[in-house]
Context: one part of a larger RNA
């Protein structure tokens, strides 16, 4: 390398957009670079093969031949594959018409609840555990009533429901705004697909500047258990969480499952759209597409399993893997304000 492979054994990029590059629907016609045929030159000698000869055989030498998949000149063919011409609508998209959505941004408003400050009742306890104490409280505390300030989440609906590419999205109102699904029609006419490198997004922590800071809470401190207890537990409590802009770029970023496209029994639900049958009317009940779920055949798997949302048959592309340890580490190089990413070895040793 080749073949083999990637849900769980080593392997699918964390997601998109998308440049090169590979790959590409239907039918006519052309051309003839790919591709097929002939033809001609050429492809040294020697060796290999075939078949003779020479040393007593063979090893060896030698004579003829055949062979040299190859290249180049040339004459043809025209299925496929490309190129060129001018069509085509099935892919693909665009106009028009709806109804769904915690899709994303900005702004505005609400209520409950904690905590805290004031003030009323009120009096000795409260608060915590497995017990217990630190802890607060007669300078009036828990409890309870009114007022008030503030931040930060949004009970109920709520649902193996929706929506996003992915991370992720959840009180309610406006405003700007992305997608996707369904209807009938009509338009462009292959405009697809996938995608090295670019590029953008990208939980949670973390970093920078400036506001905020109610609750929680790393870190710390104290109480406790313990042999010890740098912990489980309990009472405080800083960063931090929260906003703004600008970084970081990583997670079991998972369905550990890349993207598309065709094909292949069924069965039980759910959401959104659309048609139909009835019906005063919802709702039922049949069917269509597009999500989405558990179950189960063929088929597959090492086996769990997976099964039309395939891990099953196939095709296009892109990314990864090759024993465990050293290591996702050292040097280098890129990016980072830093923490630290990103790429990535060897020696040795099992």
């Nucleotide at each position: 390398u080749u073949g083999g492979g990637c849900g769980u054994a080593a392997a699918g990029c964390g997601c998109g957009u998308g440049u090169a590059g590979g790959c590409g629907g239907u039918a006519u016609g052309u051309u003839a670079a790919g591709u097929c045929g002939g033809a001609u030159g050429u492809g040294a000698a020697a060796g290999c093969c075939c078949u003779g000869g020479g040393c007593u055989c063979a090893a060896c030498c030698u004579g003829g031949g055949a062979a040299g998949u190859g290249c180049a000149u040339u004459c043809g063919a025209a299925a496929c594959u490309g190129g060129c011409a001018a069509a085509c609508u099935u892919g693909a998209g665009u106009a028009c018409g709806g109804g769904a959505g915690a899709g994303g941004a900005u702004a505005g408003c609400g209520g409950a609840a904690u905590u805290c400050c004031c003030g009323g009742u009120g009096u000795a306890g409260a608060g915590g555990u497995g017990a217990a104490a630190u802890u607060c409280g007669u300078a009036g505390a828990u409890a309870u009533c009114g007022g008030g300030a503030g931040g930060a989440a949004c009970a109920c609906c709520a649902g193996u429901g929706g929506c996003g590419a992915a991370g992720g999205c959840g009180g309610c109102u406006a405003u700007c705004u992305g997608g996707a699904c369904c209807g009938a029609u009509a338009c462009u006419g292959a405009c697809g697909c996938u995608g090295a490198g670019a590029c953008g997004c990208g939980a949670a922590a973390g970093c920078g500047u400036g506001g905020g800071g109610a609750g929680c809470a790393a870190a710390c401190a104290g109480g406790a258990u313990u042999a010890g207890a740098u912990a489980c537990c309990c009472u405080g409590g800083u960063a931090g969480u929260c906003c703004a802009c600008g970084c970081c770029g990583u997670a079991a970023a998972c369905g550990a499952u890349g993207a598309g496209u065709g094909c292949u029994a069924c069965a039980u639900g759910u959401c959104g759209c659309g048609g139909g049958u009835a019906u005063u009317g919802a709702c039922c009940c049949c069917u269509g597409c597009g999500g989405u779920a558990u179950c189960g055949c063929a088929g597959u798997u090492a086996a769990c399993g997976c099964a039309a949302u395939a891990a099953g048959c196939a095709c296009u592309c892109c990314g990864c893997c090759u024993g465990g340890g050293g290591a996702g580490u050292a040097c280098g190089g890129c990016c980072g304000c830093a923490a630290g990413g990103c790429u990535a070895a060897a020696a040795c040793u099992c």